[in-house]
RNA sequence: UCGGGUAUGGAGUAACGGCAGCUCACCGGAUUUUGAUUCCGAUAGUCCAGGUUCGAAUCCUGGUACCCGAG
Numbered sequence: 001u002c003g004g005g006u007a008u009g010g011a012g013u014a015a016c017g018g019c020a021g022c023u024c025a026c027c028g029g030a031u032u033u034u035g036a037u038u039c040c041g042a043u044a045g046u047c048c049a050g051g052u053u054c055g056a057a058u059c060c061u062g063g064u065a066c067c068c069g070a071g
Base pairs, nucleotide, nucleotide: 001070002069003068004067005066006065007064010024011023012022013021018054027041028040029039030038047063048062049061050060051059
């Protein structure tokens, strides 16, 4: 430099173009002498900038970071 892939809460992982879900963690409460377990509840997310569309995590263009391959 070229080609391919990936990017979603603090972590992991889903989601036909139609309300972004699940698990763990964290926080609050119940239970417990205390802690653990268990139960209930809350917070928090689509890499960035444009475009298409009634509607975009998803499609298109450009960029960024990482991984793989070629030179």
The RNA shown here (transfer RNA) has 71 nucleotides.
It matches the Rfam family "tRNA". Rfam describes the family as follows. Transfer RNA (tRNA) molecules are approximately 80 nucleotides in length. The family's RNA type in Rfam is transfer RNA.
The coordinates come from a structure-prediction model, not an experiment, and the mean pLDDT is 81.